[in-house]
Predicted 3D model of RNase P RNA and transfer RNA as a complex of 453 nucleotides. It holds a member of the Rfam family "Bacterial RNase P class A". Its family is annotated with ribonuclease P activity, tRNA processing and dimeric ribonuclease P complex in the Gene Ontology. From the family's description: Ribonuclease P (RNase P) is a ubiquitous endoribonuclease, found in archaea, bacteria and eukarya as well as chloroplasts and mitochondria. It is annotated as a ribozyme. Its mean pLDDT, the model's own confidence on a scale to 100, is 81.
RNA sequence: AGCUGGCCGGGCGAUCGCGGGCGGGCGCUGUGCGUCCCGUCUGAGGAAAGUCCGCGCUCCACAGAGCACGGUGCUGGCUAACAGCCAGGCGGGGUGACCCGACGGAACAGUGCCACAGAGAAGUGUAGUGCCGCCGGGCGCGUCCUGGCGGCGAGGGUGAAACGGCGCGGUAAGAGCGCACCGGCGCGCCUGGCGACAGGCGCGGCCAGGCAAACCCCACCGGGAGAAAGGCCAAGCAGGGACGAGGUGCUGCUCGCACCGUCUGAGUCCCGGGUAGGCCGCUUGAGGCGUGUGGCAACACACGUUCGAGAUAGAUGGUCGCCCAGGGGCGGCGUUCUGCGCUGCCCCGGACAGAACGCGGCUUACAGGCCGGCUU
RNA sequence: CGGGGCGUAGCUCAGCCUGGUAGAGCAUCUGCUUUGGGAGCAGAGGGUCGGAGGUUCGAAUCCUCUCGCCCCGACCA
Numbered sequence: 001a002g003c004u005g006g007c008c009g010g011g012c013g014a015u016c017g018c019g020g021g022c023g024g025g026c027g028c029u030g031u032g033c034g035u036c037c038c039g040u041c042u043g044a045g046g047a048a049a050g051u052c053c054g055c056g057c058u059c060c061a062c063a064g065a066g067c068a069c070g071g072u073g074c075u076g077g078c079u080a081a082c083a084g085c086c087a088g089g090c091g092g093g094g095u096g097a098c099c100c101g102a103c104g105g106a107a108c109a110g111u112g113c114c115a116c117a118g119a120g121a122a123g124u125g126u127a128g129u130g131c132c133g134c135c136g137g138g139c140g141c142g143u144c145c146u147g148g149c150g151g152c153g154a155g156g157g158u159g160a161a162a163c164g165g166c167g168c169g170g171u172a173a174g175a176g177c178g179c180a181c182c183g184g185c186g187c188g189c190c191u192g193g194c195g196a197c198a199g200g201c202g203c204g205g206c207c208a209g210g211c212a213a214a215c216c217c218c219a220c221c222g223g224g225a226g227a228a229a230g231g232c233c234a235a236g237c238a239g240g241g242a243c244g245a246g247g248u249g250c251u252g253c254u255c256g257c258a259c260c261g262u263c264u265g266a267g268u269c270c271c272g273g274g275u276a277g278g279c280c281g282c283u284u285g286a287g288g289c290g291u292g293u294g295g296c297a298a299c300a301c302a303c304g305u306u307c308g309a310g311a312u313a314g315a316u317g318g319u320c321g322c323c324c325a326g327g328g329g330c331g332g333c334g335u336u337c338u339g340c341g342c343u344g345c346c347c348c349g350g351a352c353a354g355a356a357c358g359c360g361g362c363u364u365a366c367a368g369g370c371c372g373g374c375u376u
Numbered sequence: 377c378g379g380g381g382c383g384u385a386g387c388u389c390a391g392c393c394u395g396g397u398a399g400a401g402c403a404u405c406u407g408c409u410u411u412g413g414g415a416g417c418a419g420a421g422g423g424u425c426g427g428a429g430g431u432u433c434g435a436a437u438c439c440u441c442u443c444g445c446c447c448c449g450a451c452c453a
Base pairs, nucleotide, nucleotide: 001375002374003373004372005371006370007369008368010323011322012321013320014319015318016317018043019042020041021040022039023038024037025036026034027033028032045352049363050362052361053360054359055358056357057226058225059224060223064255065254066253067252069222070221071220072219073218074088075087076086077085078084089103090101091100092099093098104217105216110215111214112211113210114209129155130152131151132150133149134148135147136146137145138144139142164182165181167179168178169177183207184206185204186203187202188201189200190199191198192197230280231279232278233277239271240270241269242268243267246260247259248258249257273452274451275450287306288305289304290303291302292301293300294299324350326348327347328346329345330344331343332342333341334340335339377449378448379447380446381445382444383443386402387401388400389399396433404420405419406418407417408416426442427441428440429439430438
């Protein structure tokens, strides 16, 4: 000068308040509650966030079949599961520590696209400039100008991309046209690896670009709705009209199953009315911490220990003092003097952000600080 | 808390699915017309497509992240 892993993200005390639990008092037509009082314990995060994935849980067939649709996409493992994590392979970047990768079909199953420029843009590819041969014409008779026919894929030029590179041979001029080497591709075999893949040998001039975050194909996965899920209780009102044989549970279709219903009429729509209260779900869970064992690791297992918010329009805050970091100003001293170190005084001042059923991830935001490993 | 949609000129929108010069109407400005104004006619200016990154030769359009805005969803008879 960098790379990388982990952690913290103010501390202590006083005081005034707020939510919740427990205990006590007081009150209440009363065995549970409270707009009350006292005591005690407790009260946000690494992201509580975005709601981008995956689950648990609840209801609907304890969840069904096919299509459609959506998602994932190197390999092996971990996990409840994942688009996550770990290890490895391959590709790319960096001197390096290390970092990044939507990384199946090596776009010869198919379809499609490649604007502009350019002669030609993907298949028996292209003749504008140019190279070559033949037949002519012109004069200034030349390494000249020019016309026609034919061959060519080398040089130039356009473009993001022009159909391998380079050399020799070959030819009128050229060209994988032939050959050597290099590179790529395909096929076959061998070796190592569970595998992705790697290495080696041989054959084939096969040399046919890019795009699948274009359609598509292949493999695997996915039923829907969501705590306003769902259950219980209480309070209160007023029904009326139209359509109607199917409707609801799956949103798209077919089937299947269950329930409600077929004029005593489910359901849909419109008008009107009422309540917007309480309890459960609700926090003990794939939980945290420590030790040991197995494993490279993610992680698993065993033992021990621990309980750390549950509000409902939403509590977790305010003030003061001391300290811990940090920033700025003025001054002094030292020095290797645009700076650094030590020190005195004063001022500023704690980043991003706030639980709402819970959990595992990802992503995004974040002042400042601590510890470890490594590279040049 | 859950679900859905939108962001393109000053305003309202199209274009996005199927990538290739960014458009329309109103508004603004200039000129003509009119005694003047309005209306009408002709013309002009004005955009980094909310922001960042990626895929691609190329992105308003495809993908990911992010910011902002809007809408819907209680129960009973």